[in-house]
Molecule: Bacterial RNase P class A
Organism: actinobacterium SCGC AAA044-N04
């Protein structure tokens, strides 16, 4: 200077008037504080809190899947390994097991996709040919994938049938490392492939329902009629099943009547900022300082100046994505512009 790879931050500012929520404060006008996000979004994962027995036991069912290691916890974060990509910075991975368990299932093409397979081609033998019959996975040709690679032995011709190298598996030894693993070696001719985002199997983990949870106060009403059943137990808690446990005298179905809603749960929490320290890091310890939205008819908005960026000859327009509903950690998805930081190639000058 060119190409590129990673992380991270803002997310229009200020300043006046009216208005809107909560609090506090006031007899009252009214004053004062504070009042949306990096995602409040999706609600897919974790978790907190509640109430079901402070919650039990199998079976089933989901989920999760390399190792370590962080966290309240996870499917989430960090480190590492392992296999792909890429000259590299980096990046991707739904990564246990494909057999000393089983089973299935690989379209099309192809002779053959799993216990079998001969289309060409090569070889034998028989025949005048054309061909038959046998052998042959070296050659070709299909295909995502075709029985390990190459070279030699050997054959009729051919083949791990045999051998030297190489690659792989399987056992085993050393070493290094908490592990996953990796690296050097020994044996054994052992050598057919994905597919487990199919069934299985192997560890591990999960009780149900959710703030419309759940207390607590208040309003209104009218019975009838069937079914079960009152300890020989209806029903409910209790969710797929089973057992187990607890309440348990009324309850279930149908027609009819009858209502009004408010508090509280609610926001000081795994909370934020800044320092030090321990750790490659994710994270964590301790010290200081700070209160940071709590509304249900759902508040957070309108005007108006100046200022910044875009766009435009200029007048003049416009300001990404999008808005809280019990609260936290992630993840995913959305996002104009703008800016910082570390790193890799490649050329050029010095």
């Nucleotide at each position: 200077a060119g190409a590129g790879u990673c992380g991270c931050c803002c997310g229009g500012a200020u300043c006046a008037c009216c208005g809107c929520g909560u609090u506090a404060u006031g007899a009252a006008a009214g004053u004062a504080c504070c009042g949306a996000g990096g995602a409040a979004a999706g609600u897919c994962c974790g978790g907190a809190c509640u109430c079901c027995a402070a919650a039990g036991a199998g079976c089933a069912a989901a989920g999760u899947g390399g190792u370590g290691g962080g966290u309240a916890a996870c499917g989430c974060c960090c480190a590492c390994c392992c296999g792909g990509a890429g000259c590299a910075a980096u990046c991707c991975g739904c990564g246990g097991g494909a057999u000393u368990a089983g089973u299935g299932c690989a379209a099309c093409a192809g002779a053959a996709a799993g216990c079998a397979a001969a289309c060409c081609g090569c070889c034998a033998a028989c025949g005048a040919a054309a061909g038959u019959u046998g052998g042959u996975a070296a050659g070709g040709g299909u295909g995502a994938a075709a029985c390990g690679g190459c070279g030699g032995u050997g054959u009729a011709a051919g083949a791990g049938a045999c051998c030297a190298c190489c690659a792989g598996u399987a056992a085993u030894u050393g070493c290094a490392g908490c592990a996953a693993u990796g690296c050097a070696g020994u044996u054994a001719g052992c050598u057919a492939u994905g597919u487990a985002a199919a069934c299985c199997c192997c560890a591990c983990u999960u009780g149900g329902a959710g703030c419309a949870a759940g207390a607590c106060c208040a309003u209104g009403c009218a019975g009838u009629u069937g079914g079960c059943g009152c300890u020989u137990g209806a029903g409910a808690g209790c969710u797929g099943c089973u057992c187990g446990c607890u309440c348990g005298a009324g309850u279930c179905a149908a027609c009819g009547g009858g209502u009004a809603g408010g508090u509280u749960g609610c926001u000081u929490g795994a909370a934020u900022c800044u320092g030090u320290a321990a750790g490659u890091a994710a994270u964590u310890a301790c010290a200081g300082a700070u209160c940071u939205a709590g509304a249900u008819g759902g508040a957070u908005g309108g005007u108006g100046a100046u200022c910044c960026c875009u766009c435009g000859c200029a007048a003049g327009a416009g300001g990404a994505c999008a808005g809280g509903a019990u609260c936290c950690g992630g993840c995913u998805u959305a996002u104009a512009g703008g800016g910082c930081g570390a790193c890799u190639c490649u050329u050029c000058a010095u």